This is a predicted structure of a 1539-nucleotide RNA (small-subunit ribosomal RNA) from an Acidobacteriota bacterium. Model confidence (mean pLDDT): 85 of 100. The sequence is in RNAcentral, with records from ENA and SILVA. The organism belongs to Acidobacteriota, within Bacteria.
RNA sequence: AAUUGGAGAGUUUGAUCCUGGCUCAGAAUCAACGCUGGCGGCGUGCGUAACACAUGCAAGUCGAACACGAAAGUGGGGGCAACUCCACAAGUAGAGUGGCAGACGGGUGAGUAACACGUGAACAACCUACCCUCGAGUGGGGAAUAACCCCGCGAAAGCGGGGCUAAUACCGCAUAAGAUCCCUGGGGCGCAUGUCCUGGGGAUCAAAGGCUUCGGUCGCUUGAGGAGGGGUUCGCGUCUGAUUAGCUAGUUGGUGAGGUAACGGCCCACCAAGGCGACGAUCAGUAGCCGGCCUGAGAGGGCGUACGGCCACACUGGAACUGGGACACGGUCCAGACUCCUACGGGAGGCAGCAGUGGGGAAUUUUGCGCAAUGGGCGAAAGCCUGACGCAGCAACGCCGCGUGGAGGAUGAAGGCCUUCGGGUCGUAAACUCCUGUCAGGGGGGACGAAAUGUUCUGCGUAAGCAGGACACGGACUGUACCCCCGGAGGAAGCCACGGCUAACUCCGUGCCAGCAGCCGCGGUAAUACGGAGGUGGCUAGCGUUGUUCGGAAUUACUGGGCGUAAAGGGCGCGUAGGCGGCAUGGCAAGUCAGAUGUGAAAGCCCCGGGCUUAACUUGGGAAUUGCAUCUGAAACUGCUUUGCUUGAGUCCUGGAGGGGGUAGUGGAAUUCCCAGUGUAGCGGUGAAAUGCGUAGAUAUUGGGAGGAACACCGGUGGCGAAGGCGGCUACCUGGACAGUGACUGACGCUGAGGCGCGAAAGCUAGGGGAGCGAACGGGAUUAGAUACCCCGGUAGUCCUAGCCCUAAACGAUGGGCACUUGGUGUCGGGGGUAUUGAGUCCCCCGGUGCCGGAGUUAACACGUUAAGUGCCCCGCCUGGGGAGUACGGUCGCAAGACUGAAACUCAAAGGAAUUGACGGGGGCCCGCACAAGCGGUGGAGCAUGUGGUUCAAUUCGACGCAACGCGAAGAACCUUACCGGGGCUCGAACGGUAACUGCUACUCCUGGAAACAGGGGGUUCUCUUCGGAGACGGUUAUCGAGGUGCUGCAUGGCUGUCGUCAGCUCGUGUCGUGAGAUGUUGGGUUAAGUCCCGCAACGAGCGCAACCCUUACCCUUAGUUGCCAUCAGGUAACGCUGGGCACCCUAAGGGAACCGCCCCGGAAAACGGGGAGGAAGGUGGGGAUGACGUCAAGUCCUCAUGGCCCUUACGUCCCGGGCUACACACGUGCUACAAUGGCCGGCACAGAGGGUCGCCAACCCGCGAGGGGGAGCUAAUCCCAAAAAGCCGGUCUCAGUUCGGAUUGCAGUCUGCAACUCGACUGCAUGAAGUCGGAAUCGCUAGUAAUCGCGGAUCAGAACGCCGCGGUGAAUACGUUCCCGGGCCUUGUACACACCGCCCGUCACAUCACGAAAGUGGGUUGUACUAGAAAUCGCUGGGCCAACCGCAAGGAGGCAGGCGCUUAAGGUAUGAUCCAUGAUUGGGGUGAAGUCGUAACAAGGUAGCUGUAGGAGAACCUGUGGCUGGAUCACCUCCUUU
Repeated sequence: AAUUGGAGAGUUUGAUCCUGGCUCAGAAUCAACGCUGGCGGCGUGCGUAACACAUGCAAGUCGAACACGAAAGUGGGGGCAACUCCACAAGUAGAGUGGCAGACGGGUGAGUAACACGUGAACAACCUACCCUCGAGUGGGGAAUAACCCCGCGAAAGCGGGGCUAAUACCGCAUAAGAUCCCUGGGGCGCAUGUCCUGGGGAUCAAAGGCUUCGGUCGCUUGAGGAGGGGUUCGCGUCUGAUUAGCUAGUUGGUGAGGUAACGGCCCACCAAGGCGACGAUCAGUAGCCGGCCUGAGAGGGCGUACGGCCACACUGGAACUGGGACACGGUCCAGACUCCUACGGGAGGCAGCAGUGGGGAAUUUUGCGCAAUGGGCGAAAGCCUGACGCAGCAACGCCGCGUGGAGGAUGAAGGCCUUCGGGUCGUAAACUCCUGUCAGGGGGGACGAAAUGUUCUGCGUAAGCAGGACACGGACUGUACCCCCGGAGGAAGCCACGGCUAACUCCGUGCCAGCAGCCGCGGUAAUACGGAGGUGGCUAGCGUUGUUCGGAAUUACUGGGCGUAAAGGGCGCGUAGGCGGCAUGGCAAGUCAGAUGUGAAAGCCCCGGGCUUAACUUGGGAAUUGCAUCUGAAACUGCUUUGCUUGAGUCCUGGAGGGGGUAGUGGAAUUCCCAGUGUAGCGGUGAAAUGCGUAGAUAUUGGGAGGAACACCGGUGGCGAAGGCGGCUACCUGGACAGUGACUGACGCUGAGGCGCGAAAGCUAGGGGAGCGAACGGGAUUAGAUACCCCGGUAGUCCUAGCCCUAAACGAUGGGCACUUGGUGUCGGGGGUAUUGAGUCCCCCGGUGCCGGAGUUAACACGUUAAGUGCCCCGCCUGGGGAGUACGGUCGCAAGACUGAAACUCAAAGGAAUUGACGGGGGCCCGCACAAGCGGUGGAGCAUGUGGUUCAAUUCGACGCAACGCGAAGAACCUUACCGGGGCUCGAACGGUAACUGCUACUCCUGGAAACAGGGGGUUCUCUUCGGAGACGGUUAUCGAGGUGCUGCAUGGCUGUCGUCAGCUCGUGUCGUGAGAUGUUGGGUUAAGUCCCGCAACGAGCGCAACCCUUACCCUUAGUUGCCAUCAGGUAACGCUGGGCACCCUAAGGGAACCGCCCCGGAAAACGGGGAGGAAGGUGGGGAUGACGUCAAGUCCUCAUGGCCCUUACGUCCCGGGCUACACACGUGCUACAAUGGCCGGCACAGAGGGUCGCCAACCCGCGAGGGGGAGCUAAUCCCAAAAAGCCGGUCUCAGUUCGGAUUGCAGUCUGCAACUCGACUGCAUGAAGUCGGAAUCGCUAGUAAUCGCGGAUCAGAACGCCGCGGUGAAUACGUUCCCGGGCCUUGUACACACCGCCCGUCACAUCACGAAAGUGGGUUGUACUAGAAAUCGCUGGGCCAACCGCAAGGAGGCAGGCGCUUAAGGUAUGAUCCAUGAUUGGGGUGAAGUCGUAACAAGGUAGCUGUAGGAGAACCUGUGGCUGGAUCACCUCCUUU
């Protein structure tokens, strides 16, 4: 010193909070895979086939137990030689007898859910070789047998017969300290069976020798004790499934016998009928258990490899033998499967020992060295054996350590990448300079691990032995670790990631492709998400991926969760087991607490040290081991027990309330039916109808009758009941609650798994009943259809009796009980008090039932003494969505079905509450030519014009509901022009830069041609000059660039449309809310207006509104030409024509004027509104300009601009011609009409605003006219266009396809223009179509408006019925806001948020996936019965055989073979159970791209929805019946809050 520790994130939504799942970041790994790989140390290495194994090795040893006993070789002798003999080798090798070991060590985890394991106990129920201690012995005999020899059989393995032989092999006898047994005394102890000690008598039981220096020593026998080992028993602990609930016949117990080392049904006979189980038996599945390992803050969870303990197994199954120990891994026997040998007769084998092989698999090593160390066996010892072990090898498999260099070095090199082209970055990085020397390499030196044994000496000791000295021998690893030297930065860096989580960004390529992905999600032409590159981040000899475990996950919640609406309270009660339980008291001490003792092996973890250079690793000591057991103690609490108590609970009494239940009876209203009367043509029904009923007399009405069902009013968030539920009245029977007062019992209580009972509606069985209603069914409607909603009918049923069913939104979506915690106000039942004659009133209490609300709780909504608050007790239930309350199994049911209740697969959510919007065939308020009221149109005709369609070489393109369609186009004959055909050009039709060459250009002519163009000719420039040239301008060539009305308006800018000139849209601060958000901006008034006023947790502010601007209406001032002319003068046929004037008109500049200012009334003393006066104008005077935040991916790349892409002798450009002008049709917008309010003819008036020199064009002349000629005036208040028209006056036409209407067509013309054929406008003459007021439908307009009339302008050579303006004439109507459309505000519902053009359901079809059923089929496991019966033990037998002992012998004792029996493995037969696989066909389910049919649900979803049940139907669904609100809306009632 050993107590040091707890992080979250992504993803459901438009956003929010919550619930909830999925996913990620961490650690770990006996790992594997991909890429990569320098060194060392220490570890680790078949998880799969307990699959099969070639080969070698893994258990032997002892000659000091015993018998036998070689050979090679060497030496010697003999012999000519072949050869032979002797000695040594050697009593060696060798096998054998015998002993010990082989039961250890080593492997594996198949089996096993068990006293197998762990832990703690017990054996008074046991064994123990070798070892230690102590005691007693070791005497004397006998008979065999292997080896060996001989014979025989066999291929072999091996076997048989005969003969010889030894022992520490075997067998008697003796002895008996002692042991065991029997009989018998004494004593002690114990919880019991009992056991221990000590006497006496009897019976039985031993032994082996070897070596020796003769001292001894090693053995042997017997006994006692010890140590260590083992056996058995017990308490506790030890996985999952109840869709396994009952199991059991040696089963449970007893008695007796047997058996074992030992208890025991362990076995047997008999007797009894027990034993186990909801505290989970039995069965099924899975699994060796533990110390520990991983994770975790911990509690837990997962795992059980290596190391250690235990168990089990050894090819599979069975069995015993030997032995101290085995039912024995490298022993035996039998059976089976497999492999091998074989002469076919028979034999052999067992790597889950170490290596190794095949196989399986994603995957796991050398057929290595050594007994040197440690340990083991044998031996007296030397020693032998030892794949235990020690080492080495292979593998980044793991942990740990080291290196791949260090310092300096900016021109920030080259190069790469990016770039806004300036630069930035890789980057001090490199190069370069100076150093260092680890590792690897070369050379040299060189350990520790070694201590023993042996021999010998000394000391001590009786000895064994111990200690010390000397000598000899002794290392596999290994010439290794380590040390020194040499050389030289030299040999040594990769992998993954870079959208968020999560640290790290750019470019290119690709274009919903290729691909990525852990989750969310990326990719459809600008991808930080794919692929590559550069850069960056992270880790590093590794880095990623995959698998697995724990964590995060409080996501199974003991620590530490929940159940009103998110998943979750049982439909309700009674009650068993169980759990929990009031006050007081004594005792006990089981729980509890304290101390002590034992145990909790070692290793590991933790702490303090030590050893390897460090670390990993290793080692010493400690701590810890939270546990179990025993002993002692404490007594508060729990428990048990004793005795009490009354407050919990209950009983009795009194009293009233009540649709509580059951049975019987009874009443009136109404419906229907029947009879009769009156009465006549309809009734009935609906949105409207029809079916239906009715002249055979209905409906209506009156009287009478029948029958069934339900009980109006009272009636009420009133009552009763446990719930379901209960409603006329009366009687009887009966349950409960409540109030009041006392008395009594004395904890008798609460809850309640199973169990039992009750349990709406529908439904079922049987029998009744049947008025009304009414699934099914029939008919009529509606509809695209209508299996519905509506209507007419109508059967089950609804009712009763008896019996089933047992489910509901069985809901307060809220289990029961007890206690505690501010209040207010209703109501029902009962009681008390006060005042009073009297309580209906006032105050209080108890019980029930509502509403509001405080604290508190809650995700919020909400709950709030009737809790969803604060606590305790008990029960039930939940753990993502779908699949599914389905399948299978079981139980129940007559059936329908109910209860119990999964999985595969699939999704990244499914959900709750609340918020903001949007929407509603929701509500309220309000506005708008929105409707209504009115006027005129469109839709019908002809024509014009635009569009669609069609056609075409082309009919260029765009615009498509409102908000495209007389739109871009304010003007297509060519041009325009973008299209088509043909013909041309290629630095180009236009522009810029650079370089080279060159000298033209303008203008003009000729040829070809349709032109463009091509070819050719004429023409020969300017400035400066140092005369070389340079420049300008032009040409040719080359190049950078040009050009594109090519694409993308969904890449964009700009501009525009639209909602909408609608009144809205926001912000700051504050406040409220966990939050999104709210408040302000809502409310009461008012306004055209978020306009203003008042109120208000808001106070202010911004963009919008309004105003400021323009115009118009009135007046004034100034000014007076080109305008004007009142007065004066002049003049004319006439005219402001002239002088003059500036009064008026007018012009155009400035100013004034209108503000609800004044009066009255209303209103809130307001804002404001109504009326009035005055005024040119009155409540914004009229009109215009002005368009908030935003919406529509609205429109435009063809106005312009512009990113990207595309074309480049063409998608550019030039030219001619054609087309945009087509034409069966359809639509839009217009014009002209259809006529008499009109047409035509004649006459006569009155505007405004514009335009004009490439122009407007007067007078005058010509022409019927378009027009022509002509030329004055005018750059315009001067001149011209210019005639205004409707109108007024007069005339004519007289209702007709016309004197309406003018289309169409013919002829003749005019004008513009290069040119009117395709394809202009206009004129004249002629022609004279449709059309007689327009179906459904639809448009505009509220006043100087509609309608009607003409005039001007832009564009433009010419070409408006269009467009933009101007004035003239000049109405009608608006009760009103129910309805249609659009909009604003508030509110409500929502499953919508791409926001209703939303969302979404089911059938069907197709594809695919998993699952269920299925005639069966195949297999695994297993039960029962029978059969069968190897080996073997045991028993019986044993006629055959036999050495030891007895016996003289015969024979006996004893034993063996053999035979039989019990038990019994494999096998067989039969019949079950269970699991798995498969199966024609079949059933639903999941998932899929834009399939089909409908529209069920979400809004009142267009029939409110949901629900149990029943019937029906293509489908969602519909209908009946009962229930629920988790239904909108309106009205009423009641209650509450505030004043």